[in-house]
Molecule: transfer RNA
Organism: Candidatus Synechococcus spongiarum SP3
RNA sequence: GGUCGAUUAGCUCAGCGGUAGAGCGCAUCCCUCACACGGAUGAUGUCACUGGUUCAAAUCCAGUAUCGACCA
Numbered sequence: 001g002g003u004c005g006a007u008u009a010g011c012u013c014a015g016c017g018g019u020a021g022a023g024c025g026c027a028u029c030c031c032u033c034a035c036a037c038g039g040a041u042g043a044u045g046u047c048a049c050u051g052g053u054u055c056a057a058a059u060c061c062a063g064u065a066u067c068g069a070c071c072a
Stems, first nucleotide, its partner, number of pairs: 001071007010024004018055001026042005048064005
């Protein structure tokens, strides 16, 4: 330098163009003498960034950035 892939909650990851989700974690309450376990409720987010397509974009297209793999 080239090709490909990844980027979504604190972490690990889902998500077929039509309301952004799960597990773990976190907060409060119940339970307990207390802790753990268990139960109930709740808070999470500029879907990496910029632009485009579309009635509508996390999703499609282009570019940029970061990370990774491969080739040279």